[in-house]
Transfer RNA from a Candidatus Kryptoniota bacterium, 73 nucleotides, folded computationally. Its Rfam family is "tRNA". Rfam 15.1 lists 5,335,975 matches to the family in 14,413 species. Rfam links the family to the GO term triplet codon-amino acid adaptor activity. Lineage of the source: Bacteria > Pseudomonadati > Candidatus Kryptoniota. The coordinates come from a structure-prediction model, not an experiment, and the mean pLDDT is 80.

RNA sequence: GCUCACGUAGCUCAGCUGGUAGAGCAACGCCUUGGUAAGGCGUAGGUCACGGGUUCAAGUCCCGUCGUGAGCU
Numbered sequence: 001g002c003u004c005a006c007g008u009a010g011c012u013c014a015g016c017u018g019g020u021a022g023a024g025c026a027a028c029g030c031c032u033u034g035g036u037a038a039g040g041c042g043u044a045g046g047u048c049a050c051g052g053g054u055u056c057a058a059g060u061c062c063c064g065u066c067g068u069g070a071g072c073u
Stems, first nucleotide, its partner, number of pairs: 001072007010025004019056001027043005049065005
């Protein structure tokens, strides 16, 4: 230099054929206990990397930029 994949909650990741953004773990509160741990119930947490385009509607489709990883030379 070229090609491909990926970027969504603090972490690991779903999100199908465009139609209300989710799960597990972690955090916080409550229950339970003499007190912890475990267990149960609940709460909060998001500019969907950034910019633009298409569309009534974009995490999803298109273009560009940035970052990460892999391959080729």